Predicted 3D model of a 347-nucleotide part of an RNA (small-subunit ribosomal RNA, central domain) from an uncultured organism. The RNAcentral record of the full RNA draws on ENA, Greengenes and SILVA.

[in-house]
Context: one part of a larger RNA
RNA sequence: CUGGGCGUAAAGCGUGCGCAGGCGGAAAAUCAAGUCAGGAGUGAAAUCCCAGGGCUCAACCCUGGAACUGCUCUUGAAACUGAUUUUCUAGAGUCCGGUAGAGGUUAGCGGAAUUCCGAGUGUAGAGGUGAAAUUCGCAGAUAUUCGGAGGAACACCAGUAGCGUAGGCGGCUAACUGGACCGGAACUGACGCUCAGGCACGAAAGCGUGGGGAUCAUACAGGAUUAGAUACCCUGGUAAUCCACGCCGUAAACGAUGUGUGCUAGCCGUCGGGGGCUCAGCCUUCGGUGGCACAGCUAACGCAUUAAGCACACCGCCUGGGGAGUACGGCCGCAAGGUUAAAACUC
Numbered sequence: 001c002u003g004g005g006c007g008u009a010a011a012g013c014g015u016g017c018g019c020a021g022g023c024g025g026a027a028a029a030u031c032a033a034g035u036c037a038g039g040a041g042u043g044a045a046a047u048c049c050c051a052g053g054g055c056u057c058a059a060c061c062c063u064g065g066a067a068c069u070g071c072u073c074u075u076g077a078a079a080c081u082g083a084u085u086u087u088c089u090a091g092a093g094u095c096c097g098g099u100a101g102a103g104g105u106u107a108g109c110g111g112a113a114u115u116c117c118g119a120g121u122g123u124a125g126a127g128g129u130g131a132a133a134u135u136c137g138c139a140g141a142u143a144u145u146c147g148g149a150g151g152a153a154c155a156c157c158a159g160u161a162g163c164g165u166a167g168g169c170g171g172c173u174a175a176c177u178g179g180a181c182c183g184g185a186a187c188u189g190a191c192g193c194u195c196a197g198g199c200a201c202g203a204a205a206g207c208g209u210g211g212g213g214a215u216c217a218u219a220c221a222g223g224a225u226u227a228g229a230u231a232c233c234c235u236g237g238u239a240a241u242c243c244a245c246g247c248c249g250u251a252a253a254c255g256a257u258g259u260g261u262g263c264u265a266g267c268c269g270u271c272g273g274g275g276g277c278u279c280a281g282c283c284u285u286c287g288g289u290g291g292c293a294c295a296g297c298u299a300a301c302g303c304a305u306u307a308a309g310c311a312c313a314c315c316g317c318c319u320g321g322g323g324a325g326u327a328c329g330g331c332c333g334c335a336a337g338g339u340u341a342a343a344a345c346u347c
Base pairs, nucleotide, nucleotide: 003319004318005317006316007301008300012315014201015200016199017198021194022193023192025088026087027086028085029084030083031082033081034080035077036076037075038074039073040072041071042070049065050064051063052062053061054060091191092188093187094186095184096183097182098181099180103177104176105175106174107173108172109171110154115149116148117147118146119145120144121143125136126135162169163168206247207246208245209244210243211242220236221235222234223233258314259313260312261311262310263309266292267291268290269289270288271287272286273285274284275283276282277281296303297302320347321346322345329340330339331338332337
């Protein structure tokens, strides 16, 4: 440089924003950089190729031709790409009117339950297990009633329901706030797509400082089990689990499926809008979310208008297994570690 690939075989960055770069809608005019055509110059010789010739042949050598796919200059062409100008509205956006929603942040409030504390009733057990024991209890437990404290989570509703780019989001109320969808077609007039670097967000666990600490529970202790039992079971129990601020930056971060656009039979549910009708309903249209299924694709499984089909644009990634996502170095981090990322050797 090139080929083939990336749902499950190796392979889609966790997600978004976005500079450079790449790519880019419709009409007209001009230019002529790319592009195409003609001409000129150059493209050393040798080599390669073709024809002929010389060494007895061949290798080798000689002569001629072709070629040197390139570059420069010049004259033209104007479909396509490009540049400039003018114009357009189908892409994109703005505006107006509506709609649904666990989207986000902050504050306040509520009830159930667990635990603890106080008090009443009440008496000998309670817990726990396969069975037990550790444990709690006559200093009155468990049970039950009333009162109080505190923390965390929000049963039912709840739904292959909804919202969010992803991570994720679930009691109620308020304030602030992001996005989406539908209808209208008033406005801008290609303002678009993708995106190496970069920036931001990013579950859980973990880390720092300060709070908080009900439940649960790594570590730890004890009781069992067992040949042993550094486990599974039981009784306890610290960190953690919660909050604020600051780090970490990973995951089976999964649809194991990058983003965008267009095109390619249908049927059945469901969520949010619009329109119509002969209105318990039906028809139709746009956007989401599911189940089937045709063409097509696929190694098969399966996918199938939410594509893994048919295409285009751009990015990321793969190239036998182990060694190894390791070592070294760089960068980042308080650390834990993260990221980038080999080789020897071996099969």
Record summary: Model confidence (mean pLDDT): 89 of 100.